[in-house]
């Protein structure tokens, strides 16, 4: 040189814990900025900021059961296209 493999942001199903139901998250659309396998570099995937529009399911009473594209942990399964890098095999 050839072939293989490891590894990220996140996602998605389970489970704890918890928010909210006096309405926040969430998700959508517009700017802005940020990080994002081991480097560089990126974006179509992500995050956060600001602006808009849209918007819900509570109901029983020592507390229980519900709702919500709710939040964080955890296991499990998926898991970077470009150039260099690493490993193994020949």
């Nucleotide at each position: 040189g050839u072939c293989a493999g490891a590894g990220u942001a996140g996602a998605a199903g389970c489970g704890g814990c918890g928010c909210g139901u006096u309405a926040a998250g969430u998700g959508c659309c517009g700017g802005c900025g940020g990080a994002u396998g081991g480097g560089a570099a990126g974006u179509u995937g992500u995050c956060g900021c600001c602006g808009g529009a849209c918007g819900a399911a509570g109901c029983a009473g020592a507390u229980g059961c519900g709702c919500g594209a709710u939040g964080c942990c955890g296991c499990u399964u998926c898991g970077c296209a470009u150039c260099c890098g690493c490993u193994g095999c020949c």

A computed fold for a 90-nucleotide RNA, annotated as THF (Tetrahydrofolate) riboswitch aptamer.
Its Rfam family is "THF (Tetrahydrofolate) riboswitch aptamer". Rfam links the family to the GO term tetrahydrofolate metabolic process.
The prediction has a mean pLDDT of 83.